[in-house]
Predicted 3D model of a 74-nucleotide RNA (transfer RNA) from Kosmotoga arenicorallina S304. The same sequence occurs in records of 2 taxa. Its Rfam family is "tRNA".
RNA sequence: GCAGGCGUAGCUUCAAUCGGUGGAGCGCCGCCUUGGUAAGGCGGAGGUUGUGAGUUCGAGUCUCAUCGCCUGCU
Numbered sequence: 001g002c003a004g005g006c007g008u009a010g011c012u013u014c015a016a017u018c019g020g021u022g023g024a025g026c027g028c029c030g031c032c033u034u035g036g037u038a039a040g041g042c043g044g045a046g047g048u049u050g051u052g053a054g055u056u057c058g059a060g061u062c063u064c065a066u067c068g069c070c071u072g073c074u
Base pairs, nucleotide, nucleotide: 001073002072003071004070005069006068007067010026011025012024014023020057028044029043030042031041032040050066051065052064053063054062
């Protein structure tokens, strides 16, 4: 230099039908339960879906550019 893959919450080899309300587990906060802790139960906060643009009534999803990481080739 060329080709391919991946990037979504603090964390994850994570989810989201053919483009139609962004979710789960762990963690965090509060409450219940206990003499206290752990475990368990209930509730809550937390997201510019790497970044920028385009298409569309509507984009995590399609298109283009760009950044980072990984793999292969030269």